[in-house]
RNA sequence: CUUCAAGAGAGAGCUGAUCUGAGCGCAGCCGCCGAAGAGGCAAACCUGUCCUGUUAUGUAAGAACGGGAAGGCGAAACUUUCAGGCAAAAGGAUUGGAG
Numbered sequence: 001c002u003u004c005a006a007g008a009g010a011g012a013g014c015u016g017a018u019c020u021g022a023g024c025g026c027a028g029c030c031g032c033c034g035a036a037g038a039g040g041c042a043a044a045c046c047u048g049u050c051c052u053g054u055u056a057u058g059u060a061a062g063a064a065c066g067g068g069a070a071g072g073c074g075a076a077a078c079u080u081u082c083a084g085g086c087a088a089a090a091g092g093a094u095u096g097g098a099g
Stems, first nucleotide, its partner, number of pairs: 001099006011030001013029004031086003037082001038080003045072003049069007
C1' cells in the first nucleotide's frame, strides 16, 4: 500500500420556496460531535545570542561547568472545531486476519 472483518460520537432541528408526499438538494437561522484531513501545545534535547554563579590559571582576558532569559525542535486518542460530520447509505481514527 491492497483486501476482508470489526468500528464511536452528535437535531430524520426550525422557517421558506419547490414537490402528491418524504428524504436529498436550495435560501435563512439555531443547537451539537470528533475517530478522514488540518492547526496548536509538554518534558527532554539544541544554541557563534543576552544576564548571572562557581572552579582553576590569575594583571587583564579567556576557558570549563551550572542557573535564568530569548529562540529552535518537539507527541497524542490531549486540544481547536478550519475542514468534515449529526436517520439510513457513504465516510471513519484504530484493531485483527491475509497478501

The RNA shown here (Glycine riboswitch aptamer) has 99 nucleotides and comes from uncultured Massilistercora sp. Model confidence (mean pLDDT): 81 of 100.